[in-house]
Context: one part of a larger RNA
RNA sequence: GCCGGCGAGUUACGGUAGGCGGCGAGGUUAAGGGCCUGAAGGUCCGGAGCCGCAGGGAAACCGAGUCUGAACAGGGCGUUAGUCGUCUGCCGUAGACCCGAAACCGGGUGAGCUACCCAUGGCCAGGGUGAAGCGCGGGUAAGACCGCGUGGAGGCCCGAACCGGUUGGCAGUGAAAAGUCAUCGGAUGAGCUGUGGGUAGGGGUGAAAUGCCAAUCGAACCCGGAGAUAGCUGGUUCUCCCCGAAAUAGCUUUAGGGCUAGCCUCACGUACGAGCGCCGCGGGGGUAGAGCACUGAUCGGGCUAGGGGCCCACCAAGGUUACCGAACCCGUUCAAACUCCGAAUACCGCGUGCGUGCUGCGUGGGAGUCAGUCGCUGGGGGAUAACCUCCAGCGUCAAAAGGGGAACAACCCAGACCGCCAGCUAAGGCCCCCAAGUACAGGCUAAGUGGAAAAGGAUGUGGCGCUGCCUAGACAACCAGGAGGUUGGCUUGGAAGCAGCCAUCCUUGAAAGAGUGCGUAAUAGCUCACUGGUCGAGUGGCGCUGCGCCGAAAAUGUAACGGGGCUCAAGCCUGUCGCCGAAGCUGCGGGUUGCGCGGAUCCUGCGGGUUCCGCGCAGCGGUAGGGGAGCGUUGCCUGGGCGCUGAAGCACGGCUCGCGAGGGCGUGUGGAGCGCAGGCAAGUGAGAAUGCCGGC
Repeated sequence: GCCGGCGAGUUACGGUAGGCGGCGAGGUUAAGGGCCUGAAGGUCCGGAGCCGCAGGGAAACCGAGUCUGAACAGGGCGUUAGUCGUCUGCCGUAGACCCGAAACCGGGUGAGCUACCCAUGGCCAGGGUGAAGCGCGGGUAAGACCGCGUGGAGGCCCGAACCGGUUGGCAGUGAAAAGUCAUCGGAUGAGCUGUGGGUAGGGGUGAAAUGCCAAUCGAACCCGGAGAUAGCUGGUUCUCCCCGAAAUAGCUUUAGGGCUAGCCUCACGUACGAGCGCCGCGGGGGUAGAGCACUGAUCGGGCUAGGGGCCCACCAAGGUUACCGAACCCGUUCAAACUCCGAAUACCGCGUGCGUGCUGCGUGGGAGUCAGUCGCUGGGGGAUAACCUCCAGCGUCAAAAGGGGAACAACCCAGACCGCCAGCUAAGGCCCCCAAGUACAGGCUAAGUGGAAAAGGAUGUGGCGCUGCCUAGACAACCAGGAGGUUGGCUUGGAAGCAGCCAUCCUUGAAAGAGUGCGUAAUAGCUCACUGGUCGAGUGGCGCUGCGCCGAAAAUGUAACGGGGCUCAAGCCUGUCGCCGAAGCUGCGGGUUGCGCGGAUCCUGCGGGUUCCGCGCAGCGGUAGGGGAGCGUUGCCUGGGCGCUGAAGCACGGCUCGCGAGGGCGUGUGGAGCGCAGGCAAGUGAGAAUGCCGGC
């Protein structure tokens, strides 16, 4: 891992609601006892007790009433059948659906491991160093002291045994639940070690690490309390049918848990009247927008208190100001916590209206839900960030499959009862992959734009408009002119059109600036404006707008159309016809549920109800969850059966019945028991629990 077996809402008592049954103003016995009986049990007795038959009040007390109250007022609680049994749902108390702690407590077992201690034994090759003391010599007044020798001290040195475990490798499903190899520390000491003994769990022991106390230690192990508790995680076993949520509010030592409400379901009751939609009518509002009348903010100007600067001034007074500036005036703006105004929607009410057709409401039984999610819209927080966060409205997913979107819970279309080799459509599509137009008409785009992006930039190109010049010849190009006073004045070393400052006139003329740019040290030189000629028809400027261009750098490999590929398109815009396209709609057949009608059947207190059949109409996605109907397993009761001419079990079958769980039949195997009908009772259904046991 697979296969097989085992594996989770039970039981007792109490309560509550409902179904069924008995009796009924009553209902019912409990313990116990008699009889029957093989046991289990059956039946009779047993009225103690319990519930009900009256309530209200704190009570006295009164009583279909009573309490409050002055009340003969109002209001509160009452006045309308129960009870026993049984089954089912749910609740309570119990382990209470099952498995699961970390832990807590009690009583014991442990110091044969290890820590420390006590008693008594054992062990430490060899080598080195050479303390004190002593002897001799030197030395001294005597000492101290010095030398030589002797001596053999030391938690001394080197290094085996022994004890340890430094560094590295190997090992790491090991040879080993701590080793091995090399290397390394101690090795006469606070040394190592044998044997016997001692200290015990909130306790010991500890040269102290929370170390060690039997491969376990922030509190050992074993058994017990014990099925501790677990607001947590996991798991919870057959089928079909109907309905179908929530992820919110309030409160919560509450926030991943609860309680009540909300939303779901079931039963009963209630309605030609609720509910819902549309329409009509009547309402309140202060949002969007707008506005500046209030509260504030705000730009410019005017006017003008007050203040500042300057002048004047001993003081006082005064003058002046392109300084600041309240209030006021004119023009211009802004506001969630401003409003002189003020929608659309939404919400509430009414209706003799229209539509829908039980959707509403009430009482009671059962829930689940209290982590939501994304999209669009209106907002708060954030950074006018986030697959961000918090509200509100709507939708989707959640609990929704199908078609589209290349793929893709949430987007677009659309809500799947089943079948069909039939039809029509939606979104989206119709060149090929790939079903359907290489469809039609008109236009745009040249970038592969389409098929990613901004500020900004540009004689890209189409459309519309305004405007200048132009056959008295425009625009571009070419030829020619572009002069004189004058080198204007100033400045300057110089300044001559062309560093800078000021002025910017006059003349000739077809025209020519006291000069547009280049240039020079300054001149010079080139050029422009301006004019004539050549040429001969358009040529400039501005605004609005369609489509395009640049701006444009990323990580494996084209990789920013799903791909191929596409250019009067297979791109974009406008219009038109057709087609494809889903589990949508239609057609045909079938199932089931509800309602209506008809028929049959059974019950009836006659109003009606039950069951079955037929027809019609409508419904039938679904998680948590509510309700309904069934299948199968084991055993029991009653009835009626099968079996050696072959029971159960097992295997096989393109057979058959049932929507299904399943049932039947056949064949083989097997070799002795087993179905069916009606009822009863459960150790009653397995794929999941890192489930348990076994096999492989």